[in-house]
Context: one part of a larger RNA
Molecule: small-subunit ribosomal RNA, 5' domain
Organism: uncultured bacterium
RNA sequence: GAUGAACGCUAGCGGCAGGCUUAACACAUGCAAGUCGAGGGGCAGCAUAAUGGAUAGCAAUAUCUAUGGUGGCGACCGGCGCACGGGUGCGUAACGCGUAUGCAACCUACCUUUAACAGGGGGAUAACACUGAGAAAUUGGUACUAAUACCCCAUAAUAUCAUAGAAGGCAUCUUUUAUGGUUGAAAAUUCCGAUGGUUAGAGAUGGGCAUGCGUUGUAUUAGCUAGUUGGUGGGGUAACGGCUCACCAAGGCGACGAUACAUAGGGGGACUGAGAGGUUAACCCCCCACACUGGUACUGAGACACGGACCAGACUCCUACGGGAGGCAGCAGUGAGGAAUAUUGGUCAAUGGACGCAAGUCUGAACCAGCCAUGCCGCGUGCAGGAUGACGGCUCUAUGAGUUGUAAACUGCUUUUGUACGAGGGUAAACGCAGACACGUGUAUCUGUCUGAAAGUAUCGUACGAAUAAGGAUCGGCUAACUCCGUGCCAGCAGCCGCGGUAAUACGGAGGAUUCAAGCGUUAUCC
Numbered sequence: 001g002a003u004g005a006a007c008g009c010u011a012g013c014g015g016c017a018g019g020c021u022u023a024a025c026a027c028a029u030g031c032a033a034g035u036c037g038a039g040g041g042g043c044a045g046c047a048u049a050a051u052g053g054a055u056a057g058c059a060a061u062a063u064c065u066a067u068g069g070u071g072g073c074g075a076c077c078g079g080c081g082c083a084c085g086g087g088u089g090c091g092u093a094a095c096g097c098g099u100a101u102g103c104a105a106c107c108u109a110c111c112u113u114u115a116a117c118a119g120g121g122g123g124a125u126a127a128c129a130c131u132g133a134g135a136a137a138u139u140g141g142u143a144c145u146a147a148u149a150c151c152c153c154a155u156a157a158u159a160u161c162a163u164a165g166a167a168g169g170c171a172u173c174u175u176u177u178a179u180g181g182u183u184g185a186a187a188a189u190u191c192c193g194a195u196g197g198u199u200a201g202a203g204a205u206g207g208g209c210a211u212g213c214g215u216u217g218u219a220u221u222a223g224c225u226a227g228u229u230g231g232u233g234g235g236g237u238a239a240c241g242g243c244u245c246a247c248c249a250a251g252g253c254g255a256c257g258a259u260a261c262a263u264a265g266g267g268g269g270a271c272u273g274a275g276a277g278g279u280u281a282a283c284c285c286c287c288c289a290c291a292c293u294g295g296u297a298c299u300g301a302g303a304c305a306c307g308g309a310c311c312a313g314a315c316u317c318c319u320a321c322g323g324g325a326g327g328c329a330g331c332a333g334u335g336a337g338g339a340a341u342a343u344u345g346g347u348c349a350a351u352g353g354a355c356g357c358a359a360g361u362c363u364g365a366a367c368c369a370g371c372c373a374u375g376c377c378g379c380g381u382g383c384a385g386g387a388u389g390a391c392g393g394c395u396c397u398a399u400g401a402g403u404u405g406u407a408a409a410c411u412g413c414u415u416u417u418g419u420a421c422g423a424g425g426g427u428a429a430a431c432g433c434a435g436a437c438a439c440g441u442g443u444a445u446c447u448g449u450c451u452g453a454a455a456g457u458a459u460c461g462u463a464c465g466a467a468u469a470a471g472g473a474u475c476g477g478c479u480a481a482c483u484c485c486g487u488g489c490c491a492g493c494a495g496c497c498g499c500g501g502u503a504a505u506a507c508g509g510a511g512g513a514u515u516c517a518a519g520c521g522u523u524a525u526c527c
Base pairs, nucleotide, nucleotide: 001526002525003524005523006522007521008520009519012379013378014377015376016375017374018372019371020337025335026334027333029332030331031330034080035079036078039077040076042073043072046071047070048069050067051066052065053064054063055062056061087290088289089288096215097214098213099212100211101210102209103208106207107206111203112202113201114200115199116198117197119153120152121151122150129142130141131140132139133138159182160181161180162179163178164177165176166175167174168173188195189194216262217261218260223253224252225251228250229249230248231247232246233245234244235243265287266286267285268284269280270279271278272277292313293312294311295310296309315326316325317324318323343369345368346367347366351365352363353362354361355360382413383412384411385410392404393403394402395401396400418464419463420462421461422460423459427454432449433448434447435446436445438443439442471516472515473514474513475512476497477496478495482511483510484509485508486507492499493498
């Protein structure tokens, strides 16, 4: 000098940041991923219209009931999303990370762009209905039905195979031309504007893989290795590869530190230092790994998937004992651990994300507010005059002097801050709605209108009145700041040297002083 700090004493305000470093310990409760009716069958609930029926009434009408017709819409089928965003640092000494290359060995939903196409047919199934099983979770059977769900046929390839040729390179090869064979597509909706579907090419974006170099300690760890090292051939993958398998060979690594053990997420950065270096990995950003522990795959463009599935295990809960349910290292919050770390808050107004033509819905991402002097920065606690140098305190050579001290009283002034009252910008521009204009007729632009959680906050004005606001540590030397009293090697102090045994500037108190200041000291850690 620094800190994600803690402890002690003290404390007026604001701005900007930060806030479980320990038990990747266990978790009550709520919320954190939905959306689309412009894909579909439908209609549980809400609203609405019409018609039919029943009841009351002479009638108007009221009530009940049936019908999806309309706005909409619980559950269901279907699409997209859920692989992002958010958390944590267990594991990992590794192509994990950093940096630089390569892929003639690869994939990429949504988006942009280019070209072509969309003909015909079929069988189911959920919901609903009926009926069972079960305490429940859940689940069986029968019958019906739809689709942008599923399947078949047709047509089409630069896919794939064979033959022949040409060009190029980087070894395996790559590109391209011709002919023939084989296989594989599609979906509609519509407010008629459009939106969507299929195939192929290119781009963009995101990923995958490989390689050079760098990346902690211990040799009181010296040998390690059988899919091990290489080859041939199958399989597998988006793709290369012992990735996997069969066979063959006997290799491969190692004092330039293999193997083993211990420790550890890596980097940009941060702290310190003149630098070299040392330390660190909180907050923010990039990458990686993980989601109660271990394993496995499914779906999908993408996962071997935090709020998905299955199996095993530990733990917790429910049970009718037959069987079931769960996973906060998301945001709050609880217990425990600990020196120690916050609210079971508000809003989608902005930014961003998912879905949707849109309106919009969802969003503990985000933006805000709350708590905490945890840090940094800023402001204030008044200013000027005022000597009989007052009273009181303390000290002394003691009728007095010195000091506290211009300090106080007193006089004048100011009002940051405070209290009261009033005004109050910007974060908002888009989208949408209404209108206008240009033409290319569905797009751009313009005008008006709508939308603010924070919050009547920031800020400004007026009134009042010095009013509401100072402590901590130290005073032997290092080190700025000295006397008195008490104590008497006791009580105690102490970072080091050291103080204390009767005159202690070093202990305790007092007066005074020094220093920092809404903080000041102590402890811990790093340079």